[in-house]
Context: one part of a larger RNA
RNA sequence: GUACCGCAAGGGAACUCGGCAAAAUAGCUCCGUAACUUCGGGAGAAGGAGUGCCAGCUUAGAGAUAAGCUGGUCGCAGUGACCAGGGGUCCCCGACUGUUUAAUAAAAACAUAGGCGAUUGCCAGUCCGAAAGGAUGAGUAUAGUCGCUGAAUCCUGCUCAGUGCUGGUAUCUGAAACUAGGGUUCAACCUAGCGAAGGACCAGUAAACAGCGGGGGUAACUAUGACCCUCUUAAGGUAGCGUAAUACCUUGUCGCUUAAUUGGCGACUUGCAUGAAUGGUCCAACGAGGGACCCACUGUCCCUGCGGUACGUCCG
Numbered sequence: 001g002u003a004c005c006g007c008a009a010g011g012g013a014a015c016u017c018g019g020c021a022a023a024a025u026a027g028c029u030c031c032g033u034a035a036c037u038u039c040g041g042g043a044g045a046a047g048g049a050g051u052g053c054c055a056g057c058u059u060a061g062a063g064a065u066a067a068g069c070u071g072g073u074c075g076c077a078g079u080g081a082c083c084a085g086g087g088g089u090c091c092c093c094g095a096c097u098g099u100u101u102a103a104u105a106a107a108a109a110c111a112u113a114g115g116c117g118a119u120u121g122c123c124a125g126u127c128c129g130a131a132a133g134g135a136u137g138a139g140u141a142u143a144g145u146c147g148c149u150g151a152a153u154c155c156u157g158c159u160c161a162g163u164g165c166u167g168g169u170a171u172c173u174g175a176a177a178c179u180a181g182g183g184u185u186c187a188a189c190c191u192a193g194c195g196a197a198g199g200a201c202c203a204g205u206a207a208a209c210a211g212c213g214g215g216g217g218u219a220a221c222u223a224u225g226a227c228c229c230u231c232u233u234a235a236g237g238u239a240g241c242g243u244a245a246u247a248c249c250u251u252g253u254c255g256c257u258u259a260a261u262u263g264g265c266g267a268c269u270u271g272c273a274u275g276a277a278u279g280g281u282c283c284a285a286c287g288a289g290g291g292a293c294c295c296a297c298u299g300u301c302c303c304u305g306c307g308g309u310a311c312g313u314c315c316g
Base pairs, nucleotide, nucleotide: 001311002310003309004308005307006306007305008304010302011301014300019297027051028050029049030048031047036041038151052073053072054071055070056069057068058067059066060065074078086295087294088293089292090291091290092289093287094286098110099109114149115148116147117146118145119144120143125136126135127134128133154280155279157212158211159210162209163208164205165204166203167202168201171200172199173198178193179192180191181190182189213231214230215229216228217227240274241271252268253267254266255265256264257263
């Protein structure tokens, strides 16, 4: 010097992106236990007391043993070493257990039960195969396949103009073949007719892909605008939520938290550019997820010091 470890007065997160790391808690018995809640939980919540050894006795039991009572006794300390939860509060995301980038990512990603739609009547549909054939399935719509969403609760608004899908279709368009006429010595070729799917056209369909406005004026203070006018669209964003994992301006404004807060939480909300299964909102429980705070605790720090073990280097 490096690695690992032990101890540290006073302070106690002042360190730092961040309590990272370390410390603290810890077993068992008894008491006790809040908000909230899907009534199961939350919960080992939190918080508190006891704990060794010796002697005698009691109760239960067949016994091993378990639970106690009385007295004694030692230590700073009795789960005496080892072993062995730190706790609480608020919010975001994902309901949950589960799965994942073998060797930088374990997550808010994937999956999930549940919900919805599409398709399929069985020699089904879908998939594999050139076919024969095979799987789903020795199943039969309470089933199979495909797609979206993602527990439960409360809900899921308007738009079919565009694109897609489904259906219809008097008429128009519409290839080859075929028919007829012309043409060719035979053909080629030209013209007309016929006319499938598809398209035009007409409907339906948004838990299909998607989309969901602007300008004026107006109430007896001001402000605001229930109301009116107008342009325009397929329809002009409903319920909710909202400075948000979404808000540019932005460190928005107000309140709480702090001595002080670009943080956190609660409100407001004119939302650059929220919004309803591309799901919206809420949410008990859960999470090696993310943010904030409090208690305990500490060499993270003030501010370093001392010691141990191993290795290395230097001097002798």
Large-subunit ribosomal RNA, domain IV from a marine metagenome, 316 nucleotides, folded computationally. Model confidence (mean pLDDT): 86 of 100.